[in-house]
RNA sequence: UCAGCGAAAAGGCAAACCCGUCGCAAGGCGGGGACGCAAAGCCACGGGACCCUCAGGGUCAGCCGGGCCACCGAA
Numbered sequence: 001u002c003a004g005c006g007a008a009a010a011g012g013c014a015a016a017c018c019c020g021u022c023g024c025a026a027g028g029c030g031g032g033g034a035c036g037c038a039a040a041g042c043c044a045c046g047g048g049a050c051c052c053u054c055a056g057g058g059u060c061a062g063c064c065g066g067g068c069c070a071c072c073g074a075a
Base pairs, nucleotide, nucleotide: 005073006072012037013036017032018031019030020029021028022027035062041068042067043066045065046064047063048060049059050058051057052056
């Protein structure tokens, strides 16, 4: 230094729910709020679930797999 791994430390993210807002909807965004998360950072490539439409479109990365990037450094 890299990989594996995840003690400690510094921090980080933010489920449900509530309010506002966008959307036909799934759901997204902002604020509050914390169930949890070592990638709960990013990507819709594969599977899956969900919504709309009429044969196509959309949503979910905190469903699973995969890819990329990344803080710290004990055993």

Background
The RNA shown here (c-di-GMP-I riboswitch aptamer) has 75 nucleotides and comes from Actinotalea ferrariae. It was read from a public genome assembly, where an Rfam model found it. The coordinates come from a structure-prediction model, not an experiment, and the mean pLDDT is 90.